Model confidence (mean pLDDT): 84 of 100. A computed fold for a 711-nucleotide part of an RNA from a Bacteroidota bacterium, annotated as large-subunit ribosomal RNA, domain II. It matches the Rfam family "Bacterial large subunit ribosomal RNA". Its family is annotated with ribosome and structural constituent of ribosome in the Gene Ontology. The RNAcentral record of the full RNA draws on ENA. Lineage of the source: Bacteria > Pseudomonadati > Bacteroidota.
Context: one part of a larger RNA
RNA sequence: GCCUACGAGUUGCUCGUACGUUGCGAGGUUAAUGGUGGCGAUGAGCCCCAGGAGCCGUAGCGAAAGCGAGUCCUAACUGGGCGAGAUGCCCGUCGCGAGGCGGGCGGAGUAACGUGCGGCAGACGCGAAACCGGGUGAUCUACCCUUGGCCAGGGUGAAGUGAGGGUAAAACCUCAUGGAGGCCCGAACCGGUGUGGGUUGAAAACCGCUCGGAUGAGCUGAGGGUAGGAGUGAAAAGCUAAUCGAACUCGGAGAUAGCUCGUACUCCCCGAAAUAGCUUUAGGGCUAGCCUCAGGUAAAAGUGUCACGGAGGUAGAGCACUGAUUGGGCUAGGGGGCGCAAACGCCUACCAAACCCAGACAAACUCCGAAUUCCGUAGACAUGUUUCCUGGGAGUCAGGCAGUGGGGGAUAAGCUUCAUUGCCGAGAGGGGAAUAACCCAGACCGCCAGCUAAGGUCCCCAAGUGUGAAUUAACAGAGAAAGGAUGUUGGGUUGCUCAGACAACUAGGAGGUUGGCUUAGAAGCAGCCAUUCCUUAAAAGAGUGCGUAAUAGCUCACUAGUCAAGCGACUUGGCGUCGACAAUUCUCGGGACUGAAAUUCACCACCGAAGCUGCGGAUGGCGCCUCUGGCGCCAUGGUAGGGGAGCAUUCCAUUUGCAGUGAAGGCGUGGCGUGAGCCACACUGGAGCGAAUGGAAGAGCAGAUGUAGGC
Numbered sequence: 001g002c003c004u005a006c007g008a009g010u011u012g013c014u015c016g017u018a019c020g021u022u023g024c025g026a027g028g029u030u031a032a033u034g035g036u037g038g039c040g041a042u043g044a045g046c047c048c049c050a051g052g053a054g055c056c057g058u059a060g061c062g063a064a065a066g067c068g069a070g071u072c073c074u075a076a077c078u079g080g081g082c083g084a085g086a087u088g089c090c091c092g093u094c095g096c097g098a099g100g101c102g103g104g105c106g107g108a109g110u111a112a113c114g115u116g117c118g119g120c121a122g123a124c125g126c127g128a129a130a131c132c133g134g135g136u137g138a139u140c141u142a143c144c145c146u147u148g149g150c151c152a153g154g155g156u157g158a159a160g161u162g163a164g165g166g167u168a169a170a171a172c173c174u175c176a177u178g179g180a181g182g183c184c185c186g187a188a189c190c191g192g193u194g195u196g197g198g199u200u201g202a203a204a205a206c207c208g209c210u211c212g213g214a215u216g217a218g219c220u221g222a223g224g225g226u227a228g229g230a231g232u233g234a235a236a237a238g239c240u241a242a243u244c245g246a247a248c249u250c251g252g253a254g255a256u257a258g259c260u261c262g263u264a265c266u267c268c269c270c271g272a273a274a275u276a277g278c279u280u281u282a283g284g285g286c287u288a289g290c291c292u293c294a295g296g297u298a299a300a301a302g303u304g305u306c307a308c309g310g311a312g313g314u315a316g317a318g319c320a321c322u323g324a325u326u327g328g329g330c331u332a333g334g335g336g337g338c339g340c341a342a343a344c345g346c347c348u349a350c351c352a353a354a355c356c357c358a359g360a361c362a363a364a365c366u367c368c369g370a371a372u373u374c375c376g377u378a379g380a381c382a383u384g385u386u387u388c389c390u391g392g393g394a395g396u397c398a399g400g401c402a403g404u405g406g407g408g409g410a411u412a413a414g415c416u417u418c419a420u421u422g423c424c425g426a427g428a429g430g431g432g433a434a435u436a437a438c439c440c441a442g443a444c445c446g447c448c449a450g451c452u453a454a455g456g457u458c459c460c461c462a463a464g465u466g467u468g469a470a471u472u473a474a475c476a477g478a479g480a481a482a483g484g485a486u487g488u489u490g491g492g493u494u495g496c497u498c499a500g501a502c503a504a505c506u507a508g509g510a511g512g513u514u515g516g517c518u519u520a521g522a523a524g525c526a527g528c529c530a531u532u533c534c535u536u537a538a539a540a541g542a543g544u545g546c547g548u549a550a551u552a553g554c555u556c557a558c559u560a561g562u563c564a565a566g567c568g569a570c571u572u573g574g575c576g577u578c579g580a581c582a583a584u585u586c587u588c589g590g591g592a593c594u595g596a597a598a599u600u601c602a603c604c605a606c607c608g609a610a611g612c613u614g615c616g617g618a619u620g621g622c623g624c625c626u627c628u629g630g631c632g633c634c635a636u637g638g639u640a641g642g643g644g645a646g647c648a649u650u651c652c653a654u655u656u657g658c659a660g661u662g663a664a665g666g667c668g669u670g671g672c673g674u675g676a677g678c679c680a681c682a683c684u685g686g687a688g689c690g691a692a693u694g695g696a697a698g699a700g701c702a703g704a705u706g707u708a709g710g711c
Stems, first nucleotide, its partner, number of pairs: 001711006011121003015118010027056003033050003037047003060067002070082004088105007124262002127259001131252006142226009151216001153185003156181001160177006189213003194209004228244001230240003265646006275288005289396002291393006301386001302383005307377005316368001317366002322362002326358004331352001333351002335348005399424010429440003444617004449613003455607003458591003464604001466603006477593001483578002487575010504562005510535003515529003541556001545554002618636008647700001649697010665684002668681005
């Protein structure tokens, strides 16, 4: 992991409540108990009869005494709270009438059973960490007591002692002797330092090498003692039987678990929420909101669109207020400068209030001011109970993404927090390569029929290698900015041009003069100055660059000639280009594609979904009819959840059947039913088993690291 069996909303209550069914009804009902009653076995038990004790209802109000269709508050209500509103209403008839008579309606509870939900109980099942009580443990281990045992060998050489030396005597020195020590080296023994291995081990602590102690606070045998908030501890919260920050075992006990997991057949109808308030509350609750079921209300109900009447201060805009703000003008005040003995005066391309002109900003500014929205209406149209009321049952309280309007953040986040709409959640199908939320579109079932949506139509891949026009040349399309560029293609404005433009080529490009100044030099060309002038000219700057130390030299502007038709400048669109950096050749989904299979505009056709249509069928609701049926219309995605109808299993009762001419069970085949399932037959099997109608449940398994067995 699979198979088989077992495995979770149950049971009790003279508890509550709602609904359903039944009985009786202003009443309903018995409980214990009893009976020489019945059935049964003289039993248990059931039935019948008796039993009215009690309970609920028929009246409320008050804390109560109490009063009572009223009562309480109060001294008292013209008041207020909670209640009642039965001789009441209708019809007929008689009566002049008060009214009489007859009929009808009118107050509803209670008992039993069933079901939903709640209460009390373990209360759907499994699951703690723990707490408490009684016991069992010191054969492991910690410490202690008693009594025993053990420590190869080697080394060092304390005190003391002897002899000699030495001294006045000592001290002291030397040599011997001696054999001390939590002494040294090192086996047994005890330990466990480092490291390698082992790590589903050979082993629930081991193996190898290495290492520490090894006459001591040493090691060890046997017997004994101390225990669970207790022992013991050279102290690590260590150890107390592979268990220790409180052992083990049985019991309280099914502790509790706002937590996790699991919770079993089918079909049909409806269908949420992830919000508000409060919460030692935030992953839990309670009430409301939103869902469902039953009953009621049927209208000026609800909702949408239009019309009309209102509300408002947002977007925008504005500067009239509040504040902030740029330039100019005007001008207090201040700063600076000048003059002055002082007073004071003058100047100011300093700062600047107020005022004026122009410009411009604001969530907490507004002289203004939309759209949308909201409220209303004896209005119109649409829809047709969606509204509202009462009651039974819920679930939901972690939401998410996208668009739009805001706050926070960095005008970051698949960020966060509000508002609003949609979607996912609980929504399948088509598109988007793949991809909850994007685009299209809401799946009752069947069909080898049709039309479309988004998106597509060269091949993968269904449908155009479609039509007309234009653009792009970029491995552009197929990721990106500021910014750069005679890419290319349109539009606009403007200049030159057959009296010859633009480009190219040929020729000229001169003289005063080396202008003046400056300078070592400065001659068109370091720099400064200038009435940058005049002359000859077709034209030629007191010079556009290169160049020289300075000259020289080359060149340009400008002019003529050759040639012959367009040539420049500015501005504004389209498409492209650079800017452009990530780890596989590596990607537009791929192949591939260039008058396209790219881009733009216009057009035609086709493909394309569970959308729509066609045909057949099912169920629900509504309507109609010739009403146990038929026809028509509409509906039928769905998690939590509510409601409805069924299938199957075991047992019981009644009725009725099958079975050795083969029951149940097994294993196949065929058929029927929307489905759970049911039926028939073949084989197997070898003795019991069904159907109908009711009833009762140990009543349905894929999951719970489920339990047991098997594989």